[in-house]
A computed fold for a 152-nucleotide RNA from Firmicutes bacterium HGW-Firmicutes-8, annotated as c-di-AMP riboswitch aptamer (ydaO/yuaA leader). Lineage of the source: Bacteria > Bacillati > Bacillota. Of the family's consensus pairs, 96% are formed in the model. Model confidence (mean pLDDT): 82 of 100. It was read from a public genome assembly, where an Rfam model found it.
RNA sequence: GCUCUCCUAUCGCUUAGUUCUCAUUAUUUUGAGAAGCGGGGGAACCAAAUUUCCGGGGUGAAUCCCUUUUGAGCCACAGGUGAAAAGGGGUAGGGUCAGCUCUUUCGAUCCGAAUCCGCCAGCUAACUUCGCAAGCGUUGAAAGGGGGAAGC
Numbered sequence: 001g002c003u004c005u006c007c008u009a010u011c012g013c014u015u016a017g018u019u020c021u022c023a024u025u026a027u028u029u030u031g032a033g034a035a036g037c038g039g040g041g042g043a044a045c046c047a048a049a050u051u052u053c054c055g056g057g058g059u060g061a062a063u064c065c066c067u068u069u070u071g072a073g074c075c076a077c078a079g080g081u082g083a084a085a086a087g088g089g090g091u092a093g094g095g096u097c098a099g100c101u102c103u104u105u106c107g108a109u110c111c112g113a114a115u116c117c118g119c120c121a122g123c124u125a126a127c128u129u130c131g132c133a134a135g136c137g138u139u140g141a142a143a144g145g146g147g148g149a150a151g152c
Stems, first nucleotide, its partner, number of pairs: 001152003005149003011137004018035006036132006046122001055120001056117004064090007073081003093111005100146007
């Protein structure tokens, strides 16, 4: 350099949420440290020209809109208005579809939550600080790039 060859599960997915070392413990139990990944605070410059109870802000894909039912309270009481709760539909946006990996297109399918700070924070070098949980079981097609193996 070439090859119409091979990469298949003692596994894989969401997520930052993994690996290792030392001591310790009935027990990967507890503590400390290192690497790696992720988040917060925090100058100058820039931004903002403030929007301060109509509080404000963070993590996260998780925002926004329409509609149905029930209906506290209130009113000029045939009827209106309507806090709050439950349900349905859509949507910004996000995930999966294992050929080792990446990107794109089409198609299918799922999510579109929750929670924290506590009157307070724009960006932000130095600096500083925190987290490494939890929950699951997917396998359609095409195009292009990269890595590794084997052979020539």